Model confidence (mean pLDDT): 85 of 100. A computed fold for a 679-nucleotide part of an RNA from Lachnoclostridium sp. An14, annotated as large-subunit ribosomal RNA, domain II. Rfam family: Bacterial large subunit ribosomal RNA.
Context: one part of a larger RNA
RNA sequence: UCCGGCGAGUUACUCCUGCUGGCAAGGUUAAGCACUGAAGGUGUGGAGCCGAAGGGAAACCAAGUCUGAAUAGGGCGUGAAGUCAGUAAGAGUAGACCCGAAACCGGGUGAUCUACCCAUGUCCAGGUUGAAGCGGAAGUAAAAUUCCGUGGAGGACCGAACGCACAUCCGUUGAAAAGGGUGGCGAUGAGGUGUGGGUAGGGGAGAAAUUCCAAUCGAACCCGGAGAUAGCUGGUUCUCCUCGAAAUAGCUUUAGGGCUAGCCUCGUAUUAGUCUGGCGGAGGUAGAGCACUGAAUUCUUAAGGGGGCGUCAAAGCUUACCAAGAGAUAUCAAACUCCGAAUGCCGCAAAGAUGAUGUACGGGAGUCAGACUACACGAGAUAAGUUGGGUAGUCAAAAGGGAAAGAGCCCAGACCUGCAGCUAAGGUCCCAAAGUGCGUGUUAAGUGGAAAAGGAUGUGGGAUUUCAAAGACAACUAGGAUGUUGGCUUAGAAGCAGCCACACAUUCAAAGAGUGCGUAAUAGCUCACUAGUCGAGAGGUCCUGCGCCGAAAAUGUCCGGGGCUAAAACACGACACCGAAGCUCAGGAAUGUCAUAUGACAUUGGUAGAGGAGCAUUCUUAAAGAGAGGAAGCAGUACCGGAAGGAGCUGUGGAUUUUUAAGAAGAGAGAAUGCCGGA
Numbered sequence: 001u002c003c004g005g006c007g008a009g010u011u012a013c014u015c016c017u018g019c020u021g022g023c024a025a026g027g028u029u030a031a032g033c034a035c036u037g038a039a040g041g042u043g044u045g046g047a048g049c050c051g052a053a054g055g056g057a058a059a060c061c062a063a064g065u066c067u068g069a070a071u072a073g074g075g076c077g078u079g080a081a082g083u084c085a086g087u088a089a090g091a092g093u094a095g096a097c098c099c100g101a102a103a104c105c106g107g108g109u110g111a112u113c114u115a116c117c118c119a120u121g122u123c124c125a126g127g128u129u130g131a132a133g134c135g136g137a138a139g140u141a142a143a144a145u146u147c148c149g150u151g152g153a154g155g156a157c158c159g160a161a162c163g164c165a166c167a168u169c170c171g172u173u174g175a176a177a178a179g180g181g182u183g184g185c186g187a188u189g190a191g192g193u194g195u196g197g198g199u200a201g202g203g204g205a206g207a208a209a210u211u212c213c214a215a216u217c218g219a220a221c222c223c224g225g226a227g228a229u230a231g232c233u234g235g236u237u238c239u240c241c242u243c244g245a246a247a248u249a250g251c252u253u254u255a256g257g258g259c260u261a262g263c264c265u266c267g268u269a270u271u272a273g274u275c276u277g278g279c280g281g282a283g284g285u286a287g288a289g290c291a292c293u294g295a296a297u298u299c300u301u302a303a304g305g306g307g308g309c310g311u312c313a314a315a316g317c318u319u320a321c322c323a324a325g326a327g328a329u330a331u332c333a334a335a336c337u338c339c340g341a342a343u344g345c346c347g348c349a350a351a352g353a354u355g356a357u358g359u360a361c362g363g364g365a366g367u368c369a370g371a372c373u374a375c376a377c378g379a380g381a382u383a384a385g386u387u388g389g390g391u392a393g394u395c396a397a398a399a400g401g402g403a404a405a406g407a408g409c410c411c412a413g414a415c416c417u418g419c420a421g422c423u424a425a426g427g428u429c430c431c432a433a434a435g436u437g438c439g440u441g442u443u444a445a446g447u448g449g450a451a452a453a454g455g456a457u458g459u460g461g462g463a464u465u466u467c468a469a470a471g472a473c474a475a476c477u478a479g480g481a482u483g484u485u486g487g488c489u490u491a492g493a494a495g496c497a498g499c500c501a502c503a504c505a506u507u508c509a510a511a512g513a514g515u516g517c518g519u520a521a522u523a524g525c526u527c528a529c530u531a532g533u534c535g536a537g538a539g540g541u542c543c544u545g546c547g548c549c550g551a552a553a554a555u556g557u558c559c560g561g562g563g564c565u566a567a568a569a570c571a572c573g574a575c576a577c578c579g580a581a582g583c584u585c586a587g588g589a590a591u592g593u594c595a596u597a598u599g600a601c602a603u604u605g606g607u608a609g610a611g612g613a614g615c616a617u618u619c620u621u622a623a624a625g626a627g628a629g630g631a632a633g634c635a636g637u638a639c640c641g642g643a644a645g646g647a648g649c650u651g652u653g654g655a656u657u658u659u660u661a662a663g664a665a666g667a668g669a670g671a672a673u674g675c676c677g678g679a
Base pairs, nucleotide, nucleotide: 001679002678003677004676005675006674011094012093013092014091015090017088018087019086020085021084022083023082026050027049028048032044033043034042035041054061055060064076065075066074067073097235098234100232104225105224106223107222108221109220115199116198117197118196119195120194121193122192123191124189126158127157128156129154133150134149135148136147137146138145162186163185164184166183167182168181169180170179201217203213204212205211210219238614239613240612241611242610243609248261249260250259251258252257262367263366264364265363266362267361268360269359270358273354274353275352276351278348279347280346281345287339288337289336293333294332295331298328299327300326301325304322305321306319307318308317309316370395371394372393373392374391375390377388378387379386400411401410402409415588416587417586418585420584421583422582426578427577428576429562430561431560435575438573439572440571441570442569448564454549455548458546459545460544461543462542463541464540465539466538467537475533476532477531478530479529481506482505483504486500487499488498512527516525517524589604590603591602592601593600594599615668617665618664619663620662621661622660623659624658625657626656633652634651635650636649637648639646640645
């Protein structure tokens, strides 16, 4: 991992609701007893229970009663049949659908491991060092002291056995549930070790680490309470049909749990409901405004204040200072409003549409983590596949087609069958179904097929304006002069370092007291301006379509790929076709409502969940059968049924078994890191 078997809403009592049945103002027995064919029995048993009357705390009264002074009002009653069984769903009490803790408590078993202690034994190769003491000598007044020898102390030294476990390598499904290799430490001591004994779990022991107490230790192990409890995780077994949610509110030691309501389903009763247009309402949002409350701009005016002047006490004068208020001007606001929509909401009557969608009561639920998209908002950074409300949609619980691929986007809601047709979104060169289609333009960037501020004689369209056959724009030829080197400044300043100006005047077709280059300053080149040649458009501004630059990232290029340029890109227009489980057509099935005797119409995606109808397994009762001329089981098989499923035949097998009508359940397996067995 697979295969086979086992494996989870049960049972008892009580309550409640529905259905079926009995009897009915009544219904019904329980224990017990008797009988018996031993069973789902018969009889007896009326104790008891429910109902037929309620009200009140009660006395008590009674179709009434209580309150009350009340013949008042009000509350609860009177007007609708129950009861006993069976059965189905649900609830309660019990382990109560199954498996699962860590733990808690009681009683016992453990110190053969290990910790410490007691008793009694035992072990420590070899080598080294050389304390005290003692003896002798030196020394002294005597000592102290020194030297030599002797001696053999030590939690002394080196190092085997023995013990330990510091480093590193290997081992890590090991040779080993702690080891092996190479080194290391202690090795006469607080040493090692044998045997016997002692201390026990709310405890013992501990040179102390939450360390040890039999591979178990922040409280051992075994059995029991015990099926502890688990608002938690996992699992929960056949089929088909009808309907079909929620992820919200309130409360909650509550937030991943619950209760009630909301939303779903089934039953009964009833008659409303929804939408459109009409009419009538309430309201203070969007917008707008500044009349209030605040914010905020400029000017005028102006109390008051500050500064200055002032015999300085003033009065007064003054001020490029501050400034309430007023006027004018231009603004802003979720918690501003003199105003004020569209939607939405409520009501009304009678129309139109829809066709059971509404409401009430009763039985059963599930749901209380929601997600994204669009729109209007709050929080955030006008960040997030962020977070919190609102409205709508989709997913959740929805398959199909499109978006290359994609829960939430676009189209569209799958009863079944069909090698029939038409369309939606989206598409029509090839991959790949359908136009290498048509008309008119645009784009040259592979833009299309990723991006901003900003930049640019890209190019198309439009508007406007200036110049132009009295010749424009561009190009070429020629001129571009004189007073004068203007004045000042300066070493110099001559159009051209700088300053001044009335930037002047003359000759002219025209020529600035000079547009740039240049010189030390001149010179030189050039421009403005003018004439000629040429011969038709040229220049500026604004709006707009499509492009360009701006543009650097990590596996492989921003069309899905090939590939595409009068397009296979973009814009506009008209036509054709493709394209889905949509719609239609043909056949079939089911559900509901009308109807009838033929059918018609509508419907049939679905998680949690409600309701309905069935299949299969084992046993019991009754009836009818089958079977050694071969039962069950097993294997094979082309048959039947809408499914669960059911036959027939053949082989195997060798003794039981089937159908019908009922009944009762140890009643259906793929999952539970399920249990047992096997491969």